Notes: Predicted 3D model of an 85-nucleotide RNA (c-di-GMP-I riboswitch aptamer) from Saliterribacillus persicus. The sequence was found by an Rfam model in a public genome assembly. Taxonomically the source falls in Saliterribacillus (Bacteria, Bacillati, Bacillota, Caryophanales).
């Protein structure tokens, strides 16, 4: 110095809940508070799983299909702080 690893330290972040807003919905944004997290920082036509179905299509029909919508704190991709064993 690098890889693996994850004790400590400096810190980081913010689940759920509440309030307000956006959205058809899934969900997202902001504030308060912290469940957790060594990448819980970034990436959604680079991949997979999953969620929703406005519009569209099919159907006599209450329905079904479908992402261009969403999810990375589901798996994942590349990047990165510190340094005990």
């Nucleotide at each position: 110095c690098g890889u693996a690893c994850g004790a400590a330290a400096u810190g980081g972040c913010a689940a759920g809940a509440u309030c307000a807003g956006c959205g058809a919905a899934a969900g997202c944004u902001g504030a308060u508070u912290a469940c957790a997290c060594a990448a819980a920082a970034c990436u959604a036509u680079a991949g997979g799983c999953g969620c929703u179905a406005a519009a569209g299509u099919c159907a006599a029909a209450u329905g079904a299909c479908u992402a261009u919508g969403c999810u990375a704190g589901c798996c994942a991709g590349g990047u990165g702080u510190c340094g005990a064993a």

The prediction has a mean pLDDT of 84.